Predicted 3D model of RNase P RNA and transfer RNA as a complex of 437 nucleotides.
RNA sequence: CAAGUAGCCUGAGUGGUCGCAGGCGGCGAUGCCGCCGCUUGAGGAAAGUCCGAGCUCCAAAGGGCAUAGUGCUGGGUAACACCCAGUGAAGGUGACUUCAAGGAAAGUGCCACAGAAAUCAAACCGCCUAGCUUUCCGUCUACGUGAACAGCAGGGCAAGGGUGAAACGGUGCGGUAAGAGCGCACCAGCGUCUGGGUGACCAGGCGGCUAGGCAAACCCCACUAGGAGCAAGACCAAAUAGGAGGAACAUAGAGUUGCCCGCUCUUCCUCGGGUUAGGUCGCUUGAGGCCCAUGGCAACAUGGGUCCCAGAUAGAUGAUCACUCACGACAGAACUCGGCUUAUAGGGCUACUUGCUUC
RNA sequence: CGGGAUGUGGCGCAGCUUGGUCAGCGCGCGUGCCUUGGGAGCACGAGGCCGGGGGUUCAAAUCCCCCCAUCCCGACCA
Numbered sequence: 001c002a003a004g005u006a007g008c009c010u011g012a013g014u015g016g017u018c019g020c021a022g023g024c025g026g027c028g029a030u031g032c033c034g035c036c037g038c039u040u041g042a043g044g045a046a047a048g049u050c051c052g053a054g055c056u057c058c059a060a061a062g063g064g065c066a067u068a069g070u071g072c073u074g075g076g077u078a079a080c081a082c083c084c085a086g087u088g089a090a091g092g093u094g095a096c097u098u099c100a101a102g103g104a105a106a107g108u109g110c111c112a113c114a115g116a117a118a119u120c121a122a123a124c125c126g127c128c129u130a131g132c133u134u135u136c137c138g139u140c141u142a143c144g145u146g147a148a149c150a151g152c153a154g155g156g157c158a159a160g161g162g163u164g165a166a167a168c169g170g171u172g173c174g175g176u177a178a179g180a181g182c183g184c185a186c187c188a189g190c191g192u193c194u195g196g197g198u199g200a201c202c203a204g205g206c207g208g209c210u211a212g213g214c215a216a217a218c219c220c221c222a223c224u225a226g227g228a229g230c231a232a233g234a235c236c237a238a239a240u241a242g243g244a245g246g247a248a249c250a251u252a253g254a255g256u257u258g259c260c261c262g263c264u265c266u267u268c269c270u271c272g273g274g275u276u277a278g279g280u281c282g283c284u285u286g287a288g289g290c291c292c293a294u295g296g297c298a299a300c301a302u303g304g305g306u307c308c309c310a311g312a313u314a315g316a317u318g319a320u321c322a323c324u325c326a327c328g329a330c331a332g333a334a335c336u337c338g339g340c341u342u343a344u345a346g347g348g349c350u351a352c353u354u355g356c357u358u359c
Numbered sequence: 360c361g362g363g364a365u366g367u368g369g370c371g372c373a374g375c376u377u378g379g380u381c382a383g384c385g386c387g388c389g390u391g392c393c394u395u396g397g398g399a400g401c402a403c404g405a406g407g408c409c410g411g412g413g414g415u416u417c418a419a420a421u422c423c424c425c426c427c428a429u430c431c432c433g434a435c436c437a
Base pairs, nucleotide, nucleotide: 001355002354003353004352005351006350007349008348009347010346012324013323014322015321016320017319018318020041021040022039023038024037025036026035027034028033043330047341048340050339051338052337053336054335055229056228057227058226062261063260064259065258067225068224069223070222071221072086073085074084075083076082087101088099089098090097091096102220103219107218108217109214110213111212124161125160126157127156128155129154131152132151133150134148135147136146137144138143139142169187170186171185172184173183174182188210190207191206192205193204194203195202196201233281234280235279236278243271244270245269246268247267252266253265254264255263273436274435275434288307289306290305291304292303293302294301295300325328360433361432362431363430364429365428366427369386370385371384372383379417388404389403390402391401392400410426411425412424413423414422
């Protein structure tokens, strides 16, 4: 210098004028309110609602079955499917990246087509072989330690061919009639022992000789999970109606989800009607932000200091002017947090890798 | 704001649980026959990568994950 890998930050700025919403203070009204001043006013994703919690009600969340979720190890956390540090596998020259990564020797099931055979094995072509038939050869003419190819039926084999996504360990040497873990060496896998590690696992020795794939199929094992959701829920006020039909009377119905038990309540379902789309609370100080120190590889924890940073209910955060620049992307809070995922113009920082060049 | 369902030719739907040669049915569309002509009828045919992307698997419309679109339900009183 070029190409790349990982992590992080930012998401136009400054000033003037006018306007909107919340809070505080003052003044005037006092039923809602009006005016003035000060102050605060969207995001890294506010989004998707995919996980996990807080909070509220049902019982304080109880028991059993079913069901659902998670799934290498250790740690972090309020909790998690998240994060950190490792292990193993796969990919990359490398920095590094990706992985729903328990169990297929508990059981059941599936493996289409093709193929002999898709798992208690089996044999299409093929290889080998004692026998019979045929032909040839030899002669002593019905015989052969003979030869050949073909056929018949039997036996041995699984090396080779072929099929398939996958064929009951792989490669090589020996061995054999031909072959075969039949024997040996190395490798893969399994079991076991020793050593190391908290552990996943790693290294080495020994053994028999081998065990297909799918669990994002049922299932088994371990762990976790009660249900509903701020339209949760609590209080106050107003208006009309205070009706019809059906179920039930404690062996019923509802809360309560799939079921049973338990607990609480006394009504429940459908149709029709009425009221405004009422007010207050929940509603924003929170597992909160920033800085420093200590512990830890890190995620994070502990301690100290400091700050207050939207809270509406038709729903505020805008318009315009001037200047500057890199000329501005995705996008708008609605109970609140921790994550994940998805969208995102451009700009910046740090660490590292590879290649080339120069000293 | 919260909760739930669906997506397969032009339209309406099966198939998804048990993954395979499974992409099918009806209406519609095109061509030909029949008819004086049209309809009806008969015969033949076209039109799909199953909303999009990724993963598991030998193999995905089907199983799993992430997006997109559409639709439905939810105020209070009695």